[in-house]
């Protein structure tokens, strides 16, 4: 795009079409084929005439309605259907000299004389019926005999033409026809016209038969055929013919697809497509076939007959049970089937057909109407104006937007539907009447004519025209994630659902559902189904085969296909002119008719691998002749693991014998099994046997491939080169066919040294039916015979020609040169590498093509199922060759790219390892977490990167949790409206408190309207540590202070992408240098910032005190000073700057000097692109959701402090480098007014009393401790260790019970250096020692953050563990190795193979039976016509001829049997697919 469609929703009108695709299933009822009286007899209504009379009947004649019969024509057309049919059925073109043709037309001739019947009718009989039988009468255009014969047919003889049999003409003989009718005239004798009849010839029309060509699938159908193929003869037919029969011969068909199976009516055409094609064969038209199923003939011009006959079968109906009837695939209609397909209508008015002289009759053909949006086409559902952009709806950022000029409203129109009135075309014509003309003897008949009269319409009062009224009666369907035009809200929450493909839905869904809005089409719109297209996705036009699917393992060669150069002939192919045909419709086109269109009409064009005929001859073919460039032969000297056979050689392994010799050997990662004191291994000598041939040996050689390797001989195939003598296209390819064909395997017989499946043992391992080891049988070897496959690979079929080069190597030849051999140059052949053009998806190929062309063969067409099943062929078997389908998936695959990963590679770094020091893991306690518990033990954090984390302070508060008691505009904010005038505070009562009540006290401003403020009430709202960190912002952790991450332009690539950023060095560093199709740039690194270390300078209090002076018991205490320290500022210094070496003359590195400091001087802050949906909604902020007398708020008490247990992080220890006691020295950095708190006094002490000084370089916290000196303890669970517990106190605080800290006295647990494992640290570091601060009333701080004192050890080095960086490589990974993924087993479902069988179907074969019927035989029975004889002449007999009956061949249906094919089903079973 299309449809004979169906389904869902919806539905105003008209025109034109179309309408059982399924059950060729079964059918009730009605109709669908009759007609002719001008062929015939009989009957007969109306009516007319006559007669009889019984006065309303009968008879006769005319007349003709009507029904039946004889007869003629028709019924073989028209109409239906597509079952069968793969066929001369159809299409197309021919043939028929091998044929027929009613009615029609033309021509010629004829129609004479006779005869006997049968229906109807009458009588009788049988039967339920259908119907039948007997007797009698009768007509014809029914039937029969005779005559005639223009003719026709046959026979005889002949001529001409053509030819495969034939045609035309002449001739002898024989045979062969007929029917009348109507009307008219009539002198009743007849006449002529018309019509009908007979014979013959021709035409037209319609058919029969034959032939060439064309159009489906399967080879898992390869052989088929006995009347089969041909001949002779006969029969038969309209006609040829094995069409049939007898005889003879053995043919005929087939890979150019016979036979068989499946499917199917064929065509014009229809749909689609640019075309070529593909699919289809409704309606319309041509042909064929069929008519309940099967068979058969009759009649006829025509049938083997849809509405005829006979028989058989199935089914249905009637029946009196004896017997009968029927065939809608005609039109309507019914049932049934089905997703699905109409009215039991009107009319013969038109068109056509049958009959008829005609009028006319008949016609479910046909013309119309009805039903159905089934299709195509047309029309309408209003038009113009109209912004307050109304109401309502929806959305919203709350401003608005949108629906939307849409509506309302104003103006206008009236198609269609409705209503009123009018009203066709189709009727050309035909009939009839009248008139005229022609024909004719005729006024008859016939024919023609008339603006002549009358009649004739189913549709239909329809089309069309017109009146009236009012916008009045008339819009839906699908879609809105992408493809694909069109977006928001709500609901839902992997549910419900959607879906053509991709895919949506797990709480913010443009994808589900609804709504608003939008898009598309429109009386329709969607869905489903089918066909073509897109699909170059079967490729003729127009594809491919190295790696994506695809080159047979290789050769020889048959058919076939293709084929070198030059001429001649021919004209088959080819090209071209003309002729015929290619039905109509359809298509295209030019016009025309319905108002347009659809539709219809007229003309033209187009259309074939068609036929005939004329021409052309380049090419192809055929044929003739010639050629040598292809191919082959010959000659010459060559190379070679080419093949086959025979012989032969040495080394090695093993075994045997003997000698020497002694304890091990062997084997492995390490071992063990094994061998060995019965003497191994080792070693020497001798012997045996089998197999394989080291070095040479390779980018080497040979072969068709498989493959081929010691040496010699014999036989033998092929190749290259050179010579250019010969043949003269002899060629290439190759379906089938045939041969060869590694290894393994099979059969028979040998052989067996080594090796070695199976097997055994030992190891390894979680296991180890493996890898390793010790043994070891088939086999490996030989002969003969099978098998026929391999990653049989160059994953690349063969042949020919052409298209840059360079460089190896093997063989042959030539040239230069040489004494010669090399070298060098050139040609041919083979075999490698690199590479240009070109090709390729890329990788790559590239004169050995995967380039450019031609020829031939083979093969491919998504993945799986499956190279499987079934069938066939081969094989001893194993198995091979050929080779599907159901079902299932939306991919499978190739090449390349970027990452990630690797028990891949290279390089490098890091307290990563190593080297060290100190720990943790064991104990007790502290603290956090898990778990358990609980009314609650609030919540969060979970590998590193949660766990002394949020929490820098949980007794109340905090607090979010629990229990109980209360409040509801609220504990807190803002606003509206109304009211009141205070509120707060203080006191009392109740209560656990919150709270409630009572008492007391108590405003300000003012323009006097009111306002501020507070309270009460009201409405908006507040509030939420409720949810979602996977909706978010911000902040943070981590990789990681790792050295990386990118961009612009350019270049390369089809592209992803690459290059830069890789490489050579170097660095802590993508730091720097060099090189480079790259050149630059950005974020990172480094530096700039802060602290420390050195110096200078300025200033000099509260800091300092060298010098000067004063004072004291003593002290910078005082005067003073700025030198020093220090403080606070500002500066300086360090840059690989200098020297030497190394390096590439670089960057840089190494060493040195100087310097307070040296190569980043030491620390800190500082964290690229990004990763982890990392963490946080409980810091804060925030979308959405949720709660609103509660998930909000207040209060009391409790809980977060529980405790069998497990883990993390710490503290204190286990002691002598120690504990205890006494004395004594030296910091830094902080903090302090609700604060730090001195001197003094009290207390053993915690602390108390008290209150000087200090908002602090001034005063206080504040005695630093380890250290040092002296003393004591002495290896003991202790003078170590301090848990736990008892008692007594202190402090903070409303309050220390749950649940604080501290002090004193007493008590004195575990623990004696900690398993596997694991952590930190490279120098002022680790270790060790104390000090301060934040939070804080107090404190669970042993935590955290700072500060200083004392102050080490070790680093060979980068193999390994962990993490990271760069390059490279492989990849089937990309959620990226915590990836991907294989098979069994278990379960569910699906399709399928096998299967003892079972049931059905169609086709064939053999045999039996055999209806009807044709043909044949017989026919003693029956028979009017003709003939003969006879008779009493209406008779009888015989003959000719015919028939019944009987019988034979053929034969439908039926029966029996054995095979084959096919479908369904089958316990069980095999594999496969999906989950």
């Nucleotide at each position: 795009g299309a449809c004979g469609a169906a389904c869902g929703c919806u539905g105003g009108c008209g025109g034109c079409g179309u309408g059982c695709c399924u059950a060729a299933c079964a059918c009730a009822u009605g109709c669908a084929a009759g007609u002719g009286g001008a062929g015939c007899g009989a009957c007969u209504a109306a009516c007319c005439a006559g007669g009889g009379c019984u006065u309303g009947c009968c008879c006769u004649g005319g007349g003709g309605c009507g029904a039946a019969g004889c007869c003629g024509c028709g019924a073989a057309c028209g109409g239906g259907u597509g079952a069968g049919u793969a066929a001369c059925a159809c299409g197309u073109g021919g043939g028929u000299a091998a044929c027929c043709u009613g009615c029609c037309c033309c021509a010629a001739a004829g129609a004479c004389c006779g005869g006997g019947a049968c229906a109807a009718c009458c009588c009788g009989a049988g039967g339920a019926a259908a119907c039948u039988c007997g007797g009698g009468c009768u007509a014809a255009u029914a039937c029969c005999g005779g005559a005639u014969a223009u003719g026709c047919u046959c026979c005889u003889a002949g001529u001409c033409c053509a030819u495969a049999a034939g045609g035309a003409c002449u001739u002898u003989g024989a045979g062969u026809a007929a029917a009348g009718g109507u009307a008219g005239c009539u002198u009743c004798g007849g006449c002529a016209u018309c019509u009908g009849c007979u014979u013959u010839g021709g035409g037209a029309u319609g058919g029969g038969c034959c032939c060439g060509c064309g159009g489906c699938c399967c080879a898992u159908u390869a052989g088929c055929u006995a009347g089969u193929u041909g001949g002779u003869a006969a029969g038969g037919u309209a006609a040829c013919g094995g069409c049939u029969u007898a005889c003879c011969a053995a043919g005929g068909c087939g890979a150019c697809g016979a036979u068989g199976g499946g499917u199917a009516g064929c065509u014009g055409g229809u749909c689609u497509g640019a075309g070529a094609g593909g699919a289809c064969g409704a309606u319309c038209a041509g042909c064929c076939a069929c008519a309940c199923u099967g068979g058969g003939a009759c009649u006829g011009a025509g049938a083997c007959a849809c509405g005829g006959c006979c028989c058989a079968g199935a089914c249905u109906c009637c029946u009196a049970c004896g017997g009968g009837a029927g065939g809608c695939a005609g039109c309507a209609g019914u049932g049934g089937g089905g997703a699905a397909u109409c009215u039991u209508g009107c009319g013969c008015a038109a068109u056509g057909c049958g009959c008829g002289a005609a009028a006319g009759c008949g016609u479910g053909a046909c013309g119309c109407a009805g039903c159905a949006a089934c299709g195509c086409c047309g029309c309408g559902u209003g038009a113009g104006g109209g912004a307050a952009g109304a109401c309502g709806g929806c959305c919203u950022u709350c401003g608005g937007g949108u629906u939307g000029u849409a509506a309302a409203c104003c103006u206008c129109u009236u198609u269609c539907a409705g209503u009123u009135g009018g009203g066709a075309c189709g009727a050309a014509g035909c009939u009839u009447c009248a008139g005229c003309a022609g024909u004719u003897a005729a006024u008859a008949g016939c024919u023609g004519c008339u603006c002549g009269g009358a009649g004739u319409g189913a549709c239909g009062g329809u089309a069309c025209c017109u009146u009236c009224a009012a916008a009045a009666g008339a819009a839906g369907c699908c879609c809105c994630g992408g493809c694909u035009a069109a977006c928001u809200a709500c609901g839902u929450g992997c549910c419900a659902g959607c879906a053509g493909c991709c895919g949506c839905g797990g709480u913010a869904a443009u994808a589900c559902g609804u709504a608003g809005g939008g898009g598309g089409c429109a009386a329709g719109c969607g869905u489903u189904g089918u066909c073509c297209g897109g699909a170059a996705u079967c490729a003729u036009u127009g594809g491919g085969c190295g790696u994506a699917a695809a080159g047979c393992g290789c050769g020889u060669g048959u058919a076939g296909g293709c084929g070198g150069u030059c001429a001649g002939a021919u004209a088959a192919g080819u090209c071209u002119g003309c002729u015929g045909u290619g039905a109509a419709a359809g298509u295209c086109u030019a016009g025309g008719g319905c108002u347009c269109a659809a539709c219809c009409c007229u003309g033209g064009a187009a259309a074939g691998c068609c036929a005939g005929u004329g021409g052309a001859u380049a090419c192809u073919g055929u044929u003739u002749g010639a050629c040598u460039a292809g191919a082959g032969u010959u000659c010459g000297g060559a190379a070679g693991a080419g093949g086959c056979g025979a012989g032969u050689g040495g080394a090695a392994c093993u075994c045997c014998u003997g000698g020497u010799g002694u304890a091990g050997c062997g084997g492995u990662g390490a071992a063990a099994u094994g061998c060995g004191c019965a003497g191994a291994u080792a070693u020497c000598a001798g012997g045996a046997a089998g197999a394989a041939c080291a070095c040479c040996u390779a980018a080497a050689g040979c072969g068709a491939a498989g493959g081929c390797a010691g040496c010699u001989c014999g036989c033998u195939g092929g190749u290259a080169c050179g010579a250019c003598a010969c043949u003269g296209a002899c060629g290439c390819u190759a379906a089938g066919a045939c041969g060869c064909g590694a290894a393994a395997g099979c059969g028979u017989g040998g052989g067996u040294a080594g090796c070695a499946a199976a097997c055994a043992g030992g190891a390894u391992u979680a296991g180890a039916u493996a890898c390793c080891c010790u043994g070891g049988u088939a086999g490996u070897c030989c002969a003969c015979g099978c098998c026929g496959u391999a990653a049989a690979c160059g994953a690349u079929g063969g042949g020919u020609a052409c298209u840059a080069g360079g460089u190896g190597u093997a063989g042959g030849g030539g040239g230069u040169g040489u004494c010669g051999a090399c070298u060098c140059c050139c040609c041919c052949u083979g075999u490698g590498c690199c590479g240009u053009c070109g090709c390729u998806a890329a990788c790559g190929c590239a004169u050995u093509a995967a380039g450019u062309a031609c020829c031939c063969c083979g093969c491919c067409u998504g993945g799986g199922g499956a190279g499987u099943a079934c069938g066939g062929c081969c094989g001893c078997a194993a198995g091979g060759c050929u080779a599907a389908a159901a079902c299932u998936c939306a991919a499978a695959g190739g090449a390349a790219u970027u990452g990630a990963c690797g028990g891949g590679g290279a390089c490098c770094c890091g307290c990563a390892c190593a080297a060290g020091c100190a720990g943790c893991g064991g104990a007790g306690c502290a603290u956090g977490u898990g778990g358990a518990u609980u009314a609650a033990u609030u919540c969060g954090a979970c590998g590193c990167a949660a766990c002394g984390c949020g929490g820098a302070g949980a007794a109340c508060c905090u607090u979010a949790c629990c229990u109980g008691g209360a409040c509801u505009u609220g504990a807190c904010a803002u606003g509206u409206u109304g009211g009141u005038g205070a509120c707060c505070g203080c006191c009392g009562u109740g209560g656990a408190a919150a709270c409630a009540c009572g008492g007391u006290u108590u405003u300000c401003c003012u323009u006097c309207g009111g306002g501020a403020c507070a309270c009460c009430a009201u409405c908006a709202c507040a509030g939420g540590u409720g949810g979602u960190g996977c909706a978010u912002g911000g902040c943070u952790g981590u990789c990681g202070u790792c050295a990386g991450c990118u961009c612009g332009u350019g270049u390369c690539g089809u592209g992803a992408g690459a290059u830069g950023u890789u490489g050579g060095g170097u660095u802590a560093a993508g730091u720097c240098c060099c090189g480079c199709a790259a050149c630059g740039a950005g974020c990172g690194c480094a530096a700039c910032c802060c602290c420390c270390u050195u110096c200078g300078u300025a200033u000099g209090u509260u800091g300092c005190c060298a010098g000067c002076g004063g004072a004291u018991a003593a002290u910078g205490c005082c005067g003073g000073g700025g030198a020093c320290u220090c403080a606070u500022g500002c500066g300086a210094u360090a840059c690989u700057g200098c020297c030497g070496g190394u390096g590439a003359c670089a960057a840089a590195c190494c060493g040195g000097a100087g310097g307070a400091a040296g190569g980043u001087g030491g620390g800190g802050a500082c964290g690229a692109c990004g990763u982890c949906a990392a963490g946080u909604c409980a810091u804060c902020a925030u979308g959405c959701c949720c709660c609103u007398u509660a998930u909000g708020u207040c209060c009391a008490g409790g809980g977060c402090u529980u405790c069998a247990c497990a883990c993390g992080u710490g503290c204190u220890a286990c002691a002598u480098u120690g504990g205890c006691g006494u004395g004594u020295a030296c910091a830094g950095a902080g903090g302090g007014c609700u604060g730090c708190g001195a001197u003094a006094c009290c207390g053993c002490g915690a602390g108390g009393u008290g209150g000087a000084g200090c908002g602090a370089a001034u005063c206080c916290c504040u005695u630093a401790a380890a250290g040092c000196a002296c003393g004591u303890c002495u290896c003991g669970g202790u003078u170590c260790g301090g848990a736990u517990u008892g008692g007594a106190g202190g402090c903070u605080g409303a309050a220390a019970c749950u649940c604080g800290c501290c002090u004193c006295c007493a008590u004195g647990a575990a623990g004696a250096u900690g398993g596997a494992g694991u952590u930190g640290c490279u120098a002022g570091u680790a270790a060790u020692c104390g000090u301060g601060g934040a939070u804080c009333a107090g404190c669970a701080a042993u935590g955290c953050c700072a500060c200083g004192g004392u102050g080490a050890a070790u680093a060979c080095g980068u193999u390994c563990c962990c993490g990271g960086g760069u390059c490279u490589u492989g990849u089937a990974c990309a959620c990226a190795c915590c990836g991907c993924c294989c098979g069994u087993c278990a379960c569910a479902c699906c399709a399928u193979g096998g299967g003892a069988g079972u049931g059905g179907g169609g086709a064939g074969c053999a045999c039996c039976c055999g209806a009807a019927g044709c043909c044949g035989g017989u026919g003693a029975c029956c028979c009017a016509a003709c003939c003969u004889u006879u008779u009493u002449a209406u008779u009888a007999a015989g003959g000719a001829g015919g028939g019944a009956g009987c019988u034979g061949u053929c034969u439908a249906a039926g029966g029996u049997g054995a095979a084959a094919c096919u479908c369904a089903u089958g316990a069980c079973u095999g594999g496969g697919g999906u989950g």
The RNA shown here (small-subunit ribosomal RNA) has 1475 nucleotides and comes from an uncultured bacterium.
Its mean pLDDT, the model's own confidence on a scale to 100, is 84.
The sequence is in RNAcentral, with records from ENA and SILVA.
It matches the Rfam family "Bacterial small subunit ribosomal RNA". Its family is annotated with ribosome and structural constituent of ribosome in the Gene Ontology.